[in-house]
RNA sequence: GGGCCCCUAGCUCAUCUGGUAGAGCACCUCAUUUGCAAUGAGGGGGUAAGGAGUUCGAGUCUCCUGGGGUCCA
Numbered sequence: 001g002g003g004c005c006c007c008u009a010g011c012u013c014a015u016c017u018g019g020u021a022g023a024g025c026a027c028c029u030c031a032u033u034u035g036c037a038a039u040g041a042g043g044g045g046g047u048a049a050g051g052a053g054u055u056c057g058a059g060u061c062u063c064c065u066g067g068g069g070u071c072c073a
Stems, first nucleotide, its partner, number of pairs: 001072007010025004019056001027043005049065005
């Protein structure tokens, strides 16, 4: 320098062909306990790496940039 893949909640990951983003764990509150843990109930949290384009509509399609992985040179 070139090819390919990946980037979504604090972490690990879903979201089947474009239709308004969710799970588990974690976190907060309450109940139970002398207390902790465990259990049960409820709750908060994401401009989907950044930008632009296409579209009525983009996490999803296209392009550019950044980061990571891998292969070739």

Source information:
A computed fold for a 73-nucleotide RNA from Candidatus Nomurabacteria bacterium RIFCSPLOWO2_12_FULL_40_42, annotated as transfer RNA. Its mean pLDDT, the model's own confidence on a scale to 100, is 80. Its Rfam family is "tRNA". It is annotated as a transfer RNA. The sequence was found in a public genome assembly.